[in-house]
RNA sequence: GGGCGCAUGGCUCAGCGGAUAGAGCACUUGCUUCACACGCAAGGGGUCGAAGGUUCAAUUCCUUCUGCGCCCACCA
Numbered sequence: 001g002g003g004c005g006c007a008u009g010g011c012u013c014a015g016c017g018g019a020u021a022g023a024g025c026a027c028u029u030g031c032u033u034c035a036c037a038c039g040c041a042a043g044g045g046g047u048c049g050a051a052g053g054u055u056c057a058a059u060u061c062c063u064u065c066u067g068c069g070c071c072c073a074c075c076a
Stems, first nucleotide, its partner, number of pairs: 001072007010025004018056001027043005049065005
């Protein structure tokens, strides 16, 4: 330098054009317990890496950039 993949709550991931953006774990509160754990119930937390574009409508498609990972090439 070239190619490919990934970036979504604290963590691991789903969602790939239209529904108030979801799950598990974690967290908070209550119940239960002598207490802790387990279990049960309820609840909070993300604007979807950044900017621009397409569209009536974008987390989802396109472009650029940023970060991370993999492969190839070049130099020596």
Transfer RNA from a Candidatus Brocadiia bacterium, 76 nucleotides, folded computationally.
Its Rfam family is "tRNA". The family's RNA type in Rfam is transfer RNA.
The sequence is in RNAcentral, with records from ENA.
The coordinates come from a structure-prediction model, not an experiment, and the mean pLDDT is 82.